Source information:
The RNA shown here (SAM riboswitch aptamer (S box leader)) has 98 nucleotides and comes from a marine eukaryotic metagenome. Its mean pLDDT, the model's own confidence on a scale to 100, is 84.

C1' cells in the first nucleotide's frame, strides 16, 4: 500500500494474580486458577503446492495466523427515529496476510 476482520476452532501440564493492545468509561473472564508457557489437537484458507489454468476448487506436505465476549462495546462525523437513548454508514486506533 492492497485486502479481510458478526462465521469457525480446546484438552493436559507448569505457573500464581492479575487479565480482555494503548488512555478514559462500560461490561466480562478469573484461586472451581484466569493471563502467560510448552505439549498435543483443530479451525481458517492470505501465501505456497496440486486441478482448472477465467471463475474457482482443494487442504496431502509447507510458510503464517488464529481457537471466550462482533477488533467484547463506546469514544470524531453524517443519516435516520419510537430522541436520558438505538440503528446504519463512514472514519480513527488496532490485528492478520501478502
Nucleotide at each position: 500500500u492492497u485486502a479481510u476482520c458478526g462465521a469457525g476452532a480446546a484438552a493436559g501440564g507448569u505457573c500464581g494474580a492479575g487479565g480482555g493492545a494503548a488512555u478514559g468509561g462500560g461490561c466480562c473472564c478469573u484461586a472451581a486458577g484466569a493471563c502467560a508457557c510448552c505439549u498435543u489437537g483443530g479451525c481458517a484458507a492470505c501465501c505456497u503446492g496440486u486441478c482448472g489454468c477465467u471463475a474457482g476448487a482443494u487442504u496431502u506436505c509447507g510458510g503464517u495466523g488464529c481457537c471466550a465476549a462482533c477488533u467484547c462495546c463506546c469514544a470524531u462525523u453524517c443519516a435516520g427515529c419510537u430522541c436520558a437513548g438505538c440503528u446504519g454508514a463512514a472514519g480513527c486506533a488496532g490485528a492478520u496476510a501478502a